[in-house]
RNA sequence: UUUCGAAAAAGGCAAACCCAUCGAAAGGUGGGGGCGCAAAGUCACGGGUCUAACACCCUCCGGGUUAUGACGGCCGGGCUGCCGAA
Numbered sequence: 001u002u003u004c005g006a007a008a009a010a011g012g013c014a015a016a017c018c019c020a021u022c023g024a025a026a027g028g029u030g031g032g033g034g035c036g037c038a039a040a041g042u043c044a045c046g047g048g049u050c051u052a053a054c055a056c057c058c059u060c061c062g063g064g065u066u067a068u069g070a071c072g073g074c075c076g077g078g079c080u081g082c083c084g085a086a
Stems, first nucleotide, its partner, number of pairs: 002086004012037002017032006035073001041079003045076003048071003055065004
């Protein structure tokens, strides 16, 4: 340096749910919590998924389409990292 692994050691992150808060929503942030994770570190580059404010359309109490919004713990990929084996 590359590949593989998570038995050990040191650790790390934190699902669902609850409270508070931001947001139209999806979802995010903080605290509690702990399902799990060898990258569940980071980045919206590609695919995919979610939402539909604005916009457009309609048979207009409503409904439909749509991302410029979101998801990295959906998959792939880029970059970086602890321990061990080869």

c-di-GMP-I riboswitch aptamer from Symbiobacterium sp., 86 nucleotides, folded computationally. It matches the Rfam family "c-di-GMP-I riboswitch aptamer". Its family is annotated with cyclic-di-GMP binding in the Gene Ontology. About the family: GEMM was predicted in a large-scale screen for bacterial structured RNA regulatory elements. Lineage of the source: Bacteria > Clostridia > Eubacteriales > Symbiobacteriaceae > Symbiobacterium.